A computed fold for a 159-nucleotide RNA from Dongibacter bovis, annotated as glmS glucosamine-6-phosphate activated ribozyme aptamer. The RNAcentral record of the sequence draws on Rfam. The model forms 92% of the base pairs in the Rfam consensus. The coordinates come from a structure-prediction model, not an experiment, and the mean pLDDT is 78.

Parts: sequence; structure tokens; C1' cells
RNA sequence: AGAGAAAUCUUAGCGCUGGCUCUGCCCAUCGUGUGUGGGCAGAGGACGAGGAGAAGGUUGUCGAGACGUCAGCGGAUGCCUUCCGGAGUUGCCGCUCCGAGAGUGUGCCGGGAAAGCAGGGGAGCGAUUUCCUGGACAAAGCGGUACAUGCGGCAGACA
Repeated sequence: AGAGAAAUCUUAGCGCUGGCUCUGCCCAUCGUGUGUGGGCAGAGGACGAGGAGAAGGUUGUCGAGACGUCAGCGGAUGCCUUCCGGAGUUGCCGCUCCGAGAGUGUGCCGGGAAAGCAGGGGAGCGAUUUCCUGGACAAAGCGGUACAUGCGGCAGACA
């Protein structure tokens, strides 16, 4: 914020719309056109994947057969700083890397999209929207595995 009488439920790549684009009706207008302008009512305005120790800050990850997914606003699990915590040798201090699944790098393997598209149904005068079915296609990250690589000081323990 939405739904519900309420208990409660749902939601964070999520929500919103004064720009912009588009539709319907009305009015005006001309150069009569898929014209232009105004009013009213509407439609569109991000497709999924991954992601949470705390506070503050910050125009905040990844890719797609999408390319207005423009522009703007709000939020936000990213990132930075500090604190807390873990690992790097038992304790402490410092340093580095991380976040209770708590090192880093490289290779290989695994599992893995939705929109779009095709077919069909529904709502709407329309822009447009919703549902079902079908068969595809990512990257980051994640899991497994192999290899490589990963502290300094002081104290203590053991040999």
C1' cells in the first nucleotide's frame, strides 16, 4: 500500500504518475488530414534471476528474441564508512577477506528464467488488459568438484 465485516492475508526489481505516448467522447479551427488545439474520462509507463547482522551515507546487482524498459517520484536486500560477529593458528592487538551457508582466484560440472512468440478463452467502443496451454532462450550469483593461494606482533600450550 492492497484485499477482507473482522481475525488475518498478500507485496520489495517492487509501487506510483503532474511530463511524455496512445484511446474514446465533446468543443473549436483550418490547409479536410490517420490534421491541429482545448476540455472531460481513460490506457500505457521494467521481462524475469539473484540478493538482508546493525546504524548512517549513496542517481544501488545481473542478464532477456523487450528497446518508450523514455522522463520523474517513492521504496529497496547492492555498494561505502563505522560498530558487532566469523575465518585466516589457542588468546589478545593489528591487518586482510567475509556475514551466522561468515577467505580469495581459475577451470569443469549441475540445476535454473519470465516477458516476448504460437494456439485458445475472457473484459473493454477503443487505447489496452487478463487467464489457460505449448515449446524455447540468459547473465551475475548459487551448489558440487579439482587446482592454486591466504597473515604480522605479543603471550601461552605441547614436542